[in-house]
C1' cells in the first nucleotide's frame, strides 16, 4: 500500500430494525465478635460523523484504532 476481520460498562462476552443483557469490578444493606463468603438492592456503555428508516448496537458511505493475511 491492499484485502479481511473487529470497535458495547473499569476488564471479559452477549445481542439479526423496536431505545442493550450477563459475569466480573465499584458502592449500600443484611449476615457475622471482626474479615472473608454468602444473600438483596443500587451505579457504570454501544470508536467518530453523515445516510436510509417511523425507528440504527443491527443496514449502507467516509474516517480513525487495532488485529490477521499479502507484497
Nucleotide at each position: 500500500g491492499c484485502a479481511u476481520u473487529g470497535g458495547u460498562a473499569g476488564u471479559u462476552c452477549a445481542a439479526u430494525g423496536g431505545u442493550a443483557g450477563a459475569a466480573u469490578u465499584c458502592u449500600u444493606g443484611c449476615c457475622u465478635u471482626c474479615c472473608a463468603u454468602g444473600c438483596a438492592g443500587g451505579a457504570g456503555a454501544u470508536c467518530u460523523g453523515g445516510g436510509u428508516u417511523c425507528g440504527a448496537u443491527u443496514u449502507c458511505c467516509a474516517g480513525u484504532c487495532a488485529a490477521u493475511g499479502u507484497a
Molecule: transfer RNA
Organism: Trichechus manatus latirostris